[in-house]
Context: one part of a larger RNA
RNA sequence: UCUACUUGAGGGAACUCGGCAAAUUAGCCCCGUAACUUUGGGAGAAGGGGUGCCAGCUUUGCGAAAAGCUGGUCGCAGUGACAAGGGGGCUCCGACUGUUUACUAAAAACGUAGGAGACUGCAAGUCCGAAAGGAUGUGUAUAGUCGCCGAAACCUGCCCAGUGCGGGUAUCUGAAACCUUGAUUCAACAAGAAAAAGGACCCGUAUACGGCGGGGGUAACCAUGACCCUCUUAACCCUUUUUGCGUCGCAAAAAGCGUCAACGGAAAAAAGGAAAAGGGAGAGAUAGGUAGCGUAAUACCUUGCCGCUUAAUUGGCGGCUUGCAUGAAUGGUUCAACGAGAGCCCUACUGUCCCCAAGUAGAACCCGGCGAAAUUGACUUACUGGCGCACAGUCCAGUAUCUUCCAGCUGCAAGCGAAGACCCUGUGGAGCUUUACUACAACCUGUCGUUGGGAUGUGGCUUUGGAUGUGCAGAGUAGGUAGGAGUCGUAGAAGCUUUCUCGUUAGGGAAAGUGGAGACGCCGAUGAGACACUACCCUUUCAGAACCGCCUCUCUAACUCGAAAGAGGACACCGAUAGGUGGGUAGUUUGGGUGGGGCGCCACGCCCCCGAAAAGAUAUCAGGGGCGCCCAAAGGUCACCUCAGCCCGGUCAGGAAUCGGGCGCAGAAUGCAAGGGUAAAAGGUGGCUUGACGCUAAUCCACAAAGCAAGGAUUGGCGGUGCGAAAGCAGGACCUAGCGAACCAAUGAUGGUUAUUUAUGAGCCCCAUUGAUAACAGAAAAGUUACCCCAGGGAUAACUGAGUUGUCUUCAGCAAGAGUCCAUAUCGACCUGAAGGCUUGCUACUUCGAUGUCGUCUCUCCGCAUCCCGGCAGUGCAGCAGCUGCCAAGGGUGAGGUUGUUCGCCUAUUAAAGCGGAUCGUGAGAUGGGUUUAGACCGUCGUGAGACAGGUUUGUUGCUCUGUGCUGGAAGCGUCAAUGCCUGAAGGGAAAGAUCCCCCGGUACGAGAGGAACAGGGGUCUGCAGCCUCUAGUUUACCAGCUGUUUGACAAAGCACGCUGGGCAGCCACGCUGUAAGAGAUAAAUGCUGAAAGCAUCUAAGCAUGAAGCUCACCCCGAGACGAGGCAUUUGAUUCCGGUAAAAGACCGGUUUGAUAGGACCGGGGUGUAAGCAUCGAGGCAACGAGAUGUUCAGCCCGCGGUUACUAAUCAUCAG
Repeated sequence: UCUACUUGAGGGAACUCGGCAAAUUAGCCCCGUAACUUUGGGAGAAGGGGUGCCAGCUUUGCGAAAAGCUGGUCGCAGUGACAAGGGGGCUCCGACUGUUUACUAAAAACGUAGGAGACUGCAAGUCCGAAAGGAUGUGUAUAGUCGCCGAAACCUGCCCAGUGCGGGUAUCUGAAACCUUGAUUCAACAAGAAAAAGGACCCGUAUACGGCGGGGGUAACCAUGACCCUCUUAACCCUUUUUGCGUCGCAAAAAGCGUCAACGGAAAAAAGGAAAAGGGAGAGAUAGGUAGCGUAAUACCUUGCCGCUUAAUUGGCGGCUUGCAUGAAUGGUUCAACGAGAGCCCUACUGUCCCCAAGUAGAACCCGGCGAAAUUGACUUACUGGCGCACAGUCCAGUAUCUUCCAGCUGCAAGCGAAGACCCUGUGGAGCUUUACUACAACCUGUCGUUGGGAUGUGGCUUUGGAUGUGCAGAGUAGGUAGGAGUCGUAGAAGCUUUCUCGUUAGGGAAAGUGGAGACGCCGAUGAGACACUACCCUUUCAGAACCGCCUCUCUAACUCGAAAGAGGACACCGAUAGGUGGGUAGUUUGGGUGGGGCGCCACGCCCCCGAAAAGAUAUCAGGGGCGCCCAAAGGUCACCUCAGCCCGGUCAGGAAUCGGGCGCAGAAUGCAAGGGUAAAAGGUGGCUUGACGCUAAUCCACAAAGCAAGGAUUGGCGGUGCGAAAGCAGGACCUAGCGAACCAAUGAUGGUUAUUUAUGAGCCCCAUUGAUAACAGAAAAGUUACCCCAGGGAUAACUGAGUUGUCUUCAGCAAGAGUCCAUAUCGACCUGAAGGCUUGCUACUUCGAUGUCGUCUCUCCGCAUCCCGGCAGUGCAGCAGCUGCCAAGGGUGAGGUUGUUCGCCUAUUAAAGCGGAUCGUGAGAUGGGUUUAGACCGUCGUGAGACAGGUUUGUUGCUCUGUGCUGGAAGCGUCAAUGCCUGAAGGGAAAGAUCCCCCGGUACGAGAGGAACAGGGGUCUGCAGCCUCUAGUUUACCAGCUGUUUGACAAAGCACGCUGGGCAGCCACGCUGUAAGAGAUAAAUGCUGAAAGCAUCUAAGCAUGAAGCUCACCCCGAGACGAGGCAUUUGAUUCCGGUAAAAGACCGGUUUGAUAGGACCGGGGUGUAAGCAUCGAGGCAACGAGAUGUUCAGCCCGCGGUUACUAAUCAUCAG
């Protein structure tokens, strides 16, 4: 010193993040118990009283025993030891008992009873499985599964636009197969029709996912805003156009199905039905947070404001409430009981603290035995400063240093431990998410197979039979064409009646009855055309049949279920195929640049200027600007012309319109940036035109000096063309920007090629054009990780350091101003110059094979820009008290409330409560409140996984010290013959610092009010050193008391000192003592004399004062002070006995010529009156009997003192 304990004066939480830890309380009996409450609780509430032993008696009981009463009696203390709740009040959260991260989180998280919801009628739903099969369950909706909320109480508002989910659906969309059409020898193929699920569309649904606004004005002070206006959102209307339907028109009939949508809609009747774009304007509030709660586990500002609590409160509680960003089963509010949950207060209690002390046990230490590990480049392993990859034991300089060992402490070795977990990078992983990309399972649906029979209705096609057909004119309901002069009729004509049907409302057709002989045509009229009759057709339509479909129904025989009876049934299952849905599962992606990364931005492809340093080239997230086009003329050519501006003149006419004249190198124009260029033009105007050509060779830029694509520009050749008289010019535009690979697709062409031949179609090839990759030499591509991992990086961030110093702090120069006057008593603007390296930045130099990160505690040193004490100067200094400045670092600079805080605010003191540095000193010293892992809650953001310099709660702090360093202790050697005693170079110390009172003195000063100083004296506080007489503590020496138990009983003892009461020595503080005066040299400053400079001047020569500061004085160490000193004397050490000393060594004393230690005796102390015996003792018949008194200031004990050799210091060894 540590670990575990014991005790503690006075104070009593002042400690600290926080009463952490410790202490208090404690059993049983009796009394007595509040708010609140779900009436059960709360409750052992709280708070009081009692408790031993002995004797006798009473009650209960068979007894054992228990409960009491009366009397006696002892102790500090009677649950006497052990065992054994501290209590109360307010709030948050969770209702409760329960569960959880084995190994850092026990909680507010999970669960729970209860609430509502979803799916499910059993061959169910859900789950496992490839399937067979299995679980729920041998259960059946009072059941099972799924997710949400989380007892009870009071409640649970508005929104269905979005996303889901459920339902519906006229119309639209919608795959394959089938069908139709086209094409083909047949096919492939193409188109079309019809059309499932799904989607569009409509309705419902929020205890589904979720959501629940902004601005302005307004009331007789102000404020507020009942009221008003407006924007917006998830409500609506109209018109036009288009599509659709359908078919050339506003258009038919019948049948079937559905509906009047809570529209008045029962019946009947009528009308209507979709979408997009555009426009409109009015009416409206039909989602705009309700009840609650609210600065909160949610509030940024914020330590909100007020009140209470406190001396003081970033805390707590109660209110208010403008809620950054509360809010109703993502549940809201409240709440008794409960909680190893979070916060606060009170009381009791205490070593948590003021402020530490003593003691015990075990370690540490010494001796004996046994005996690891991490670590280890080399070492002959100091300090300070410097340099250096910018914090060095090893380099440079200076200083220090004889060699070695032991104990202790950790400042340093950017100590050891772990290829940093933060950060970045990687075309590295993994977990998770989703409206990332791409797939797959699963599910829904169509078709085909398994797969068969029948029926109604209906569709298509073919076919048979019938009906139907009205422009005008015409007797009239004339479908077309052809033939045609006759046809039909007693096998019943015309006419009439009834019914049905069609209809253009004129009439036509059919059936039945009646009737009983005619009816029609040709002809005539009209007209394009005459139904007498025959044939073939058209429109619409009816009926029948065959085939192919569809809807519905039905059958049984496949198939399924069942033990069977039977049930289901061509469905389902299963297989194939097609469409849809599809984070359920999987594989992947999720750019680069970047004064770290992210966010931002594009400096990512091009053009112009500058930077750019007079060849060329040249970077930055340097500066200033542009492009991703445009033009059929704004191209080509030929010809002609000259601009802007100004002056003069001219009707309206002006500064500016059009006209004339003049000057006019360009001050204009040139499609668009800038630069360069340009005047019989490159500008302006006009004519004619298409060279804005095809093919081809090469050069330059792109890309300096290596290579390279697209692209751009330039110069030729061949062909053909335009303009011009011609020379010529023209392969776009005054030039420099205006752009894009491969694959793939489409288009073009008289091209080529493929399958025996030919033809068609198709495929492929060559060429050309078009379509884009802007991350622009061009992947097809979203997030999250705090659950994370790996490889690396100090190539790159977050600490420190280093550099810099904008910012910061301090100072200075000048002096506008104010200070009544007056810049400079004091304050000092604008402007300017420095210093510092405490703030915050910047840089990215050191460290990522790790330098432990805020604050506090502890402990030390330093600076001065001084907070106090000291000395001075000025003052707008009378005095007191101040203000400003100069010197000065010797000492001091404290205690509390809130907060993790540094800081700050506040309280009471004080002479004062300084500012900084030391790796923002200090975690191999402590703490762990904050920050910064994993759990969890709230708000906000996000679809989500998750995120938040937002809040909240809980959350492992390793190390035996090798070197150096420091604090101490030793040995050796040197100096030296040995021993003893000194000197004092050097070093250390703060050993002292401050304050109050009295006196001076109510004096100086002052009108007064007030009110000093020098000198002298006495206290107090803080610090330092020593001590134990007193006081206090301890006192596991000791003495006494007491409980339980054991030793048979008494006595005497043991049981962690069992507990309790005392307590010497020792050690100690809370106790006591001490802690000068002065000398010298100085600082600022004040002077004397005094020149330079005939004066003046504290200075230049000279002289004198002057501070708590400096050097002495005082104390300690000290001759290894290598400069090793001086003096005196002539043996010393070990062993041995010991302690004034002490970890080991050392040191000191003693050693028979001796009181050194032990013993004995005496003294002085502690405790408190031993045992034994005797007597008394409440009672009791007696036995017995707690206890009392006497013997007895007894007994027991002592680390103290004295006396006394009884015992042991004997013997012996070594050096000289």
Large-subunit ribosomal RNA, half B from Hadarchaeota archaeon (SeqCode), 1216 nucleotides, folded computationally. The full RNA is in RNAcentral, with records from ENA. It matches the Rfam family "Archaeal large subunit ribosomal RNA". On this family, see Yusupov et al., Science 2001: "Crystal structure of the ribosome at 5.5 A resolution". Taxonomically the source falls in Hadarchaeota (SeqCode) (Archaea, Methanobacteriati). The coordinates come from a structure-prediction model, not an experiment, and the mean pLDDT is 80.